Description: Predicted 3D model of an 87-nucleotide RNA (c-di-GMP-I-GGC riboswitch aptamer) from Gallionella sp. Its mean pLDDT, the model's own confidence on a scale to 100, is 89.
RNA sequence: GUUGUAAAGGGCAAACCCGACCGAAAGGCGGGGACGCAAAACCACCGGUCUAAUUGGCUAUGCCACAUGACAGCGGGGUCGCCAAAC
Numbered sequence: 001g002u003u004g005u006a007a008a009g010g011g012c013a014a015a016c017c018c019g020a021c022c023g024a025a026a027g028g029c030g031g032g033g034a035c036g037c038a039a040a041a042c043c044a045c046c047g048g049u050c051u052a053a054u055u056g057g058c059u060a061u062g063c064c065a066c067a068u069g070a071c072a073g074c075g076g077g078g079u080c081g082c083c084a085a086a087c
Stems, first nucleotide, its partner, number of pairs: 001087002003084002011037002016032004021028002035073001041079003045076003048071003053068001055065004
């Protein structure tokens, strides 16, 4: 360096539940939980998905479009990185 069929120490934490937390929402954060994960660590650069406050529109008390929002546990890419059986 490749690789992750071995070992050891471990690490993270989906769904779901709770919050007298944040947010318009998507979602995030904290606690519980454990489906999974060798980058399930970090970065919205590309594609994708979600939301639609704002803004614009309309046949208007709603509906449609739009990211300056969100997702890194959707794929690609970038950065950093533990262990080391094997090659």